[in-house]
Context: one part of a larger RNA
RNA sequence: ACGAACGUUGGCGGCGUGGAUUAGGCAUGCAAGUCGCGCGAAUGCCCGCAAGGGUGGAAGCGGCGUAAGGGGCAGUAAGGCAUGGGUAACCUACCCCCGGGGUCGGGAUAGCCCGUAGAGAUACGGGGUAAUACCGGGCGACAUCUAAUGGGGGCAUCCCUGUUAGAUCAGAGGUCCGCCGCCCGGGGAGGGGCCCAUGUGGUAUUAGCUAGUUGGCGGGGUAACGGCCCACCAAGGCGAAGAUGCCUAGCGGGUGUGAGAGCACGACCCGCGCCACUGGCACUGAGACACUGGCCAGACACCUACGGGUGGCUGCAGUCGAGGAUCUUCGGCAAUGGGGGCAACCCUGACCGAGCGACGCCGCGUGGGCGACGAAGGCCUUCGGGUUGUAAAGCCCUGUCGAGGGGGAGGAAAGCCCGCGAGGGUGUGACCCAUCCCUGGAGGAAGCACGGGCUAAGUUCGUGCCAGCAGCCGCGGUAAGACGAACCGUGCGAACGUUGUUC
Numbered sequence: 001a002c003g004a005a006c007g008u009u010g011g012c013g014g015c016g017u018g019g020a021u022u023a024g025g026c027a028u029g030c031a032a033g034u035c036g037c038g039c040g041a042a043u044g045c046c047c048g049c050a051a052g053g054g055u056g057g058a059a060g061c062g063g064c065g066u067a068a069g070g071g072g073c074a075g076u077a078a079g080g081c082a083u084g085g086g087u088a089a090c091c092u093a094c095c096c097c098c099g100g101g102g103u104c105g106g107g108a109u110a111g112c113c114c115g116u117a118g119a120g121a122u123a124c125g126g127g128g129u130a131a132u133a134c135c136g137g138g139c140g141a142c143a144u145c146u147a148a149u150g151g152g153g154g155c156a157u158c159c160c161u162g163u164u165a166g167a168u169c170a171g172a173g174g175u176c177c178g179c180c181g182c183c184c185g186g187g188g189a190g191g192g193g194c195c196c197a198u199g200u201g202g203u204a205u206u207a208g209c210u211a212g213u214u215g216g217c218g219g220g221g222u223a224a225c226g227g228c229c230c231a232c233c234a235a236g237g238c239g240a241a242g243a244u245g246c247c248u249a250g251c252g253g254g255u256g257u258g259a260g261a262g263c264a265c266g267a268c269c270c271g272c273g274c275c276a277c278u279g280g281c282a283c284u285g286a287g288a289c290a291c292u293g294g295c296c297a298g299a300c301a302c303c304u305a306c307g308g309g310u311g312g313c314u315g316c317a318g319u320c321g322a323g324g325a326u327c328u329u330c331g332g333c334a335a336u337g338g339g340g341g342c343a344a345c346c347c348u349g350a351c352c353g354a355g356c357g358a359c360g361c362c363g364c365g366u367g368g369g370c371g372a373c374g375a376a377g378g379c380c381u382u383c384g385g386g387u388u389g390u391a392a393a394g395c396c397c398u399g400u401c402g403a404g405g406g407g408g409a410g411g412a413a414a415g416c417c418c419g420c421g422a423g424g425g426u427g428u429g430a431c432c433c434a435u436c437c438c439u440g441g442a443g444g445a446a447g448c449a450c451g452g453g454c455u456a457a458g459u460u461c462g463u464g465c466c467a468g469c470a471g472c473c474g475c476g477g478u479a480a481g482a483c484g485a486a487c488c489g490u491g492c493g494a495a496c497g498u499u500g501u502u503c
Stems, first nucleotide, its partner, number of pairs: 001501002004499005011364006017357002024320003028317003033064003038061002044055004071275003080200008090192003095188007103137004112127006143168011173180002201247003208238003213235004218230003250272004254265004277298005300311004328354001330353003336350001337348004367397004377388004401444001403439004410432002415426004447492005452473003458487005468475002
């Protein structure tokens, strides 16, 4: 010093912090939705004799989001991380700026209706409908490619820029008329991909390793370079400056200690990486090989009418197990932030708060003044006394914290409405409550370890190498300052000791 644990003790508050072990298994609830200003619309409700009108909108199609946020550290010794560079080898949805454009058509499909099979999950057939869903045509660029030609630059392949010709390629509407969207191109911001250099554990009781291996030519693939993949050709490549193997380990900012050098560590918070029951795979998409998406296989668990299905807390709580050991199945979207939406708003176990634990740090209190040549009791005694000790009692005060009651700033500004504008209006607190006032009365609040030396603080009794103590030296065998108890003292104090670990 600690993410500690254990023992004894325990008044209050603030700020932090809390599953380090079985990356063991999980009941239950919640943790990602939103948009009716993209689309058609069922059952329903209201008015009506009806026709019809209104209202409300489930489910569904479509868009955006679900790749963020949240968790963990299993794996990884390098496909990681840190620092510095490169990309003339690249991508980037939403956001910002600039320029241009938005034409004509078509066919489906879910929901819905009817039916079939099934225990169910669900599957299938027929009919029929819409779109900012899908498809085709036209126009068609400053974009891309090819060719010709001019200028500039570089790093070998090349890069930037001008002119001409050819080829290829786009579109969507909604509306409360304010606007919100759509398509193409250029730029930006932010984000990423890839590459290079250097650094980044132990072991030589691991000395040789390697066939896509190393390089070339040609191709495939990718946003992009590349044996990344493939065919062919060559025989290379790495290694005592430690290859290869084995063991261990997420890395950094930092943390602890220390005068420093160093040593040890990497909880919480921040950045990066990796993982999501185990192994593999791709699809969609700007982005994934995707924690609460999909497929296959496996283990495990559950449902079953035995034909077949369902699941994945290393999200927040919670449970079992294992363990010396680590919390509430809480409140709220008020704030900050995120997703969707023109907005109102909705969602948000992110987050903000509260709860539990002296787990840590810090602050406060458990009273203050006076009070005897000194009560009682205890302990010691040379029996004179000494000590506990101004300590108590007693008298006079105070009112922190806690308790009860009352008031109450701030965390709140945005947003929305009105207005041409200045501005005006409206409006939101889960929780914390600062601070103030009143009531009451010393009342509710002290322990733990130690006292042989190291090391601060000693006497008596008991025990008799017993019982026991102990970090080291060592104590105990009849007067033990070292064991046990008492009194007294010393140290620290809501803590004090012990154990473990690091310096």
Background: Small-subunit ribosomal RNA, 5' domain from an uncultured bacterium, 503 nucleotides, folded computationally. Model confidence (mean pLDDT): 83 of 100. It matches the Rfam family "Bacterial small subunit ribosomal RNA".